[in-house]
Molecule: c-di-GMP-I riboswitch aptamer
Organism: Gammaproteobacteria bacterium
C1' cells in the first nucleotide's frame, strides 16, 4: 500500500420500545434500552423508500423545496488484527 475479518485485545456505535422537548407529517435530538453492525463514521451523487405543510384538483388525487446513510450502489475518512 493491498486484500480479507476465522480467531484475539482495547474500545466505538445502537433496533424496537419507554420517555422528554422539536416539526405539519415523515422525521429528529437529548435520556434510558441494546436487535444487531467493521464503516450502523461522514456525504442525499444515483436508484429507492416515506412523509404532503403549501402549491395544484370538484373530489379521488398529484406534487419535495422536507426526510430517510441502519434499504442498494457510488464517493471521503478510519480502530484492530491477519495475509
Nucleotide at each position: 500500500g493491498u486484500u480479507u475479518g476465522a480467531a484475539a485485545a482495547a474500545g466505538g456505535c445502537a433496533c424496537a420500545c419507554c420517555u422528554u422537548c422539536c416539526g405539519a407529517a415523515a422525521g429528529g435530538a437529548g435520556g434510558g434500552g441494546u436487535c444487531g453492525c467493521a464503516a450502523a463514521a461522514c456525504u442525499a451523487c444515483c436508484g429507492g423508500u416515506c412523509u404532503a405543510a403549501g402549491g395544484g384538483g370538484a373530489a379521488a388525487c398529484c406534487u419535495a423545496u422536507g426526510a430517510c446513510a441502519g434499504c442498494g450502489g457510488g464517493g471521503u475518512u478510519g480502530c484492530c488484527a491477519a495475509a